[in-house]
RNA sequence: UAUUGUCUUCAGGGCAGGGUGAAAGUCCCGACCGGCGGUAAAGUCCGCGACCCACGAAAGUGGUCGAAUCCUUAAAUAGGUACCGAUAGUAUAGUCUAGAUGGAAGAAGACAGAC
Numbered sequence: 001u002a003u004u005g006u007c008u009u010c011a012g013g014g015c016a017g018g019g020u021g022a023a024a025g026u027c028c029c030g031a032c033c034g035g036c037g038g039u040a041a042a043g044u045c046c047g048c049g050a051c052c053c054a055c056g057a058a059a060g061u062g063g064u065c066g067a068a069u070c071c072u073u074a075a076a077u078a079g080g081u082a083c084c085g086a087u088a089g090u091a092u093a094g095u096c097u098a099g100a101u102g103g104a105a106g107a108a109g110a111c112a113g114a115c
Base pairs, nucleotide, nucleotide: 004112005111006110007109008108009107010106017029018028019027031095032094033085034084035048036047037046038045043083044082052063053062054061055060068081069080070079087098088097089096
């Protein structure tokens, strides 16, 4: 000092204002939000997590999984303009409530062994 093992902590944001209505943070106008790693600083590129589905007693394994273009540049993630967003509940929900005081990509740190 690379690496390995164990443990600890942390690890998701958001409808202002207005319209209709008996009732809407769900419809309409409008507003707002963007997990982790990589790469020119990324919700929409590459990879991953979460959600969802199947199998399983469990651990886990497998699968599915939304959305972009223009311009400048050596290179776009910068700038312009667009677009996207699980399940259940409820007046139809990316933003409310619930599963979830959950889980997790991963981040930081401590200790140990070996070389």